The RNA shown here (transfer RNA) has 77 nucleotides and comes from an uncultured bacterium. Its mean pLDDT, the model's own confidence on a scale to 100, is 80. Rfam family: tRNA. The family's RNA type in Rfam is transfer RNA.

[in-house]
RNA sequence: GGGGUGGUAGUUCAGCCGGUUAGAACGCUUGCCUGUCACGCAAGAGGCCGCGGGUUCGAGCCCCGUCCGCCCCGCCA
Numbered sequence: 001g002g003g004g005u006g007g008u009a010g011u012u013c014a015g016c017c018g019g020u021u022a023g024a025a026c027g028c029u030u031g032c033c034u035g036u037c038a039c040g041c042a043a044g045a046g047g048c049c050g051c052g053g054g055u056u057c058g059a060g061c062c063c064c065g066u067c068c069g070c071c072c073c074g075c076c077a
Stems, first nucleotide, its partner, number of pairs: 001073007010026004019057001028044005050066005
């Protein structure tokens, strides 16, 4: 340098043929429960969907550019 693949909540990951409110588990906070803690139950907070642009009535999803991680190939030595 070329190709492939991934980037979504604090963490690990879903997200269908583009469709209007973006989800799960764990973690966190509060309450209930308990003599206390843990467990359990209930509620809640937490998201620029890597970044910039484009297409579209509408983009996490499609297109272009770009950054980062991983894999393969190539080049130099």